[in-house]
Context: one part of a larger RNA
RNA sequence: UUGGGUUUAAAGGGUGCGCAGGCGGAGAGAUAAGUCAGUGGUGAAAAACUGCCGCUCAACGGUAGUCUUGCCAUUGAUACUGUCUUUCUUGAGUAUGGAUGAGGUAGGCGGAAUGUGCAGUGUAGCGGUGAAAUGCAUAGAUAUUGCACGGAACACCAAUUGCGAAGGCAGCUUACUAGACCAUUACUGACGCUCAGGCACGAAAGCGUGGGGAUCAAACAGGAUUAGAUACCCUGGUAGUCCACGCAGUAAACGAUGUUCACUCGCUGUUUGCGAUAUACUGUAAGCGGCUUAGUUAAAGCAUUAAGUGAACCACCUGGGGAGUACGAUCGCAAGGUUGAAACUC
Numbered sequence: 001u002u003g004g005g006u007u008u009a010a011a012g013g014g015u016g017c018g019c020a021g022g023c024g025g026a027g028a029g030a031u032a033a034g035u036c037a038g039u040g041g042u043g044a045a046a047a048a049c050u051g052c053c054g055c056u057c058a059a060c061g062g063u064a065g066u067c068u069u070g071c072c073a074u075u076g077a078u079a080c081u082g083u084c085u086u087u088c089u090u091g092a093g094u095a096u097g098g099a100u101g102a103g104g105u106a107g108g109c110g111g112a113a114u115g116u117g118c119a120g121u122g123u124a125g126c127g128g129u130g131a132a133a134u135g136c137a138u139a140g141a142u143a144u145u146g147c148a149c150g151g152a153a154c155a156c157c158a159a160u161u162g163c164g165a166a167g168g169c170a171g172c173u174u175a176c177u178a179g180a181c182c183a184u185u186a187c188u189g190a191c192g193c194u195c196a197g198g199c200a201c202g203a204a205a206g207c208g209u210g211g212g213g214a215u216c217a218a219a220c221a222g223g224a225u226u227a228g229a230u231a232c233c234c235u236g237g238u239a240g241u242c243c244a245c246g247c248a249g250u251a252a253a254c255g256a257u258g259u260u261c262a263c264u265c266g267c268u269g270u271u272u273g274c275g276a277u278a279u280a281c282u283g284u285a286a287g288c289g290g291c292u293u294a295g296u297u298a299a300a301g302c303a304u305u306a307a308g309u310g311a312a313c314c315a316c317c318u319g320g321g322g323a324g325u326a327c328g329a330u331c332g333c334a335a336g337g338u339u340g341a342a343a344c345u346c
Base pairs, nucleotide, nucleotide: 004317005316006315007300008299012314014201015200016199017198021194022193023192025088026087027086028085029084030083031082033081034080035077036076037075038074039073040072041071042070048066049065050064051063052062053061054060091191092188093187094186095184096183097182098181103177104176105175106174107173108172109171110154115149116148117147118146119145120144121143125136126135162169163168206247207246208245209244210243211242216240220236221235222234223233258313259312260311261310262309263308266291267290268289269288270287271286272285273284274283295302296301319346320345321344328339329338330337331336
């Protein structure tokens, strides 16, 4: 390179937006760049291949043809692609009406619980474990009652539910704000899909500055266990956990399944709409689940939410270890991130 792959064997980028690039709906016309056909020129010779011929054969040589798959010019063809003009509505978007949700940001409020402080009652234990001990307690603990403070998280509802591009989002309420969906088919008229580089977002832990600090809790200390116990268990406990602003940019960032479009048996549950009225029945659209036919797969399984059948574009893989290491580059305050080998070895 041809080819083959990426749920679990190596392999889908964490997610989105998007320039360049690639690809792109239906009808008509023009053009003739790509494409196809004819003709002319050129494509040195030698070499190569084929036929014939010459050295007694062969090597070698001569000759004719082919080859040189190309390039240039010219004359045509016009289905497809391109370009230009024009029309269309089914892709895409807009409008009007509806309804929905833990979607986002900021503010306010609430109750339960833990902890602490003060006060009352009350007396000898409490706590903890497999059993204990450290620890707390006559300077009155634990328990119980009242009041107060403070921080964090929101039981039940709650669901195989819902929303979001992903990360993620859950007490109540107010303001601002984004989106998908359904119905109407009114408007625009291909405005689309994908996307290297780029930009933005991105759990937890971590970092910087300033707050806050109830709980839990790396580190640390003590008590146990044990041969030892730098652990598992217990008593404490600091960073952190929370907030604001900035950085970091990684996760089993998982559906281990890239995005978009089209097509392909059924059954069943559920969410939100619509079909005038409706609790029933049934249809339909968009989701979220379970089972299953064809098909597919190495199998497990997947199966209209495909891992089936096809199309477009991007990313990635090529034996294990060495190694996501070294070196270089780049980003970062640092921690480290991104890119990413080889020797050697099996």
The part of an RNA shown here (small-subunit ribosomal RNA, central domain) has 346 nucleotides and comes from an uncultured bacterium. Model confidence (mean pLDDT): 87 of 100. Its Rfam family is "Bacterial small subunit ribosomal RNA". Rfam links the family to the GO terms ribosome and structural constituent of ribosome.